């Protein structure tokens, strides 16, 4: 320098024929218990790495860019 994959709540990830942003764990509160754990219920927390474009509408398409991993040189 060139090719590919990935980047979504604190963590691990799902979600792309473009239209609802979600799960598990974790966290907070409540119930149960003498108390803890476990279990049940409720809740907070992200607008999708950044920017631009296409579109009525973008996590999803196009371009640029940043970071991580990897292959080639």
């Nucleotide at each position: 320098g060139g090719g590919g994959a990935c980047g979504u709540g604190g963590c691990u990830c799902a979600g792309u024929u473009g239209g609802g942003a979600g799960a598990g764990c974790g966290c907070a509160g409540c119930g149960u218990u003498c108390g803890c754990a476990a279990c049940g219920c409720u809740g907070a927390g992200g607008c999708c790495g950044g920017g631009a474009g296409u579109u009525c509408g973008a996590u999803c398409c196009u371009c640029c860019u940043c970071g991580u991993c990897u292959c080639c040189a």

Background
Transfer RNA from Lachnospiraceae bacterium XPB1003, 73 nucleotides, folded computationally. The coordinates come from a structure-prediction model, not an experiment, and the mean pLDDT is 80. It matches the Rfam family "tRNA". By type it is a transfer RNA. The RNAcentral record of the sequence draws on ENA and Rfam. Lineage of the source: Bacteria > Bacillati > Bacillota > Clostridia > Lachnospiraceae.